[in-house]
This is a predicted structure of a 76-nucleotide RNA (Glycine riboswitch aptamer) from Jeotgalicoccus meleagridis.
RNA sequence: GCGUUGGAGAGAGUGUGAAAAACCACCGCCGAAGGAGCAAGCCAAAAGGUGAAUCUCUCAGGCAAAAGGACAAUGC
Numbered sequence: 001g002c003g004u005u006g007g008a009g010a011g012a013g014u015g016u017g018a019a020a021a022a023c024c025a026c027c028g029c030c031g032a033a034g035g036a037g038c039a040a041g042c043c044a045a046a047a048g049g050u051g052a053a054u055c056u057c058u059c060a061g062g063c064a065a066a067a068g069g070a071c072a073a074u075g076c
């Protein structure tokens, strides 16, 4: 990395629409794709540099089902 299995959270929001879809407008939310930020420590005379996440932010993404999904198990 690929296959299989499991896999949370949050409005089936209002208007529009044939529609639980999309575009657009409006309000309320979630964090576990991705993205961004930093602590100790280390380096440095210093300014600074480096520095992880399931933490933080919510840009993106998501808020019935489906899809997606960090991560875990298992096979290759």
Stems, first nucleotide, its partner, number of pairs: 001076006011027001013026003028063003034059001035057003041050003

It matches the Rfam family "Glycine riboswitch aptamer". Its family is annotated with glycine biosynthetic process in the Gene Ontology. Rfam describes the family as follows. This family represents the bacterial glycine riboswitch.